[in-house]
RNA sequence: GCACCGCUAGCUCAACGGUAGAGCAGGAGCCUCUUAAGCUCUUGGUUGAAGGUUCGAAUCCUUCGCGGUGCACCA
Numbered sequence: 001g002c003a004c005c006g007c008u009a010g011c012u013c014a015a016c017g018g019u020a021g022a023g024c025a026g027g028a029g030c031c032u033c034u035u036a037a038g039c040u041c042u043u044g045g046u047u048g049a050a051g052g053u054u055c056g057a058a059u060c061c062u063u064c065g066c067g068g069u070g071c072a073c074c075a
Stems, first nucleotide, its partner, number of pairs: 001071007010024004018055001026042005048064005
């Protein structure tokens, strides 16, 4: 340099173009002599950034950024 994959909650990951979710973590409660475990409820999001298409975009298109893999170059 070229190609491909990925970027969503604190972490790991879902999500036919039509209300952004789960598990873990955090908070509150129940239970327990206490803790742990278990159970119930619950907080938390500019979906990497900027544009475009659309009635409607996490999702489709473009550019850019970051990470990964492969290939090429390497006097």
Molecule: transfer RNA
Organism: Vulcanimicrobiota bacterium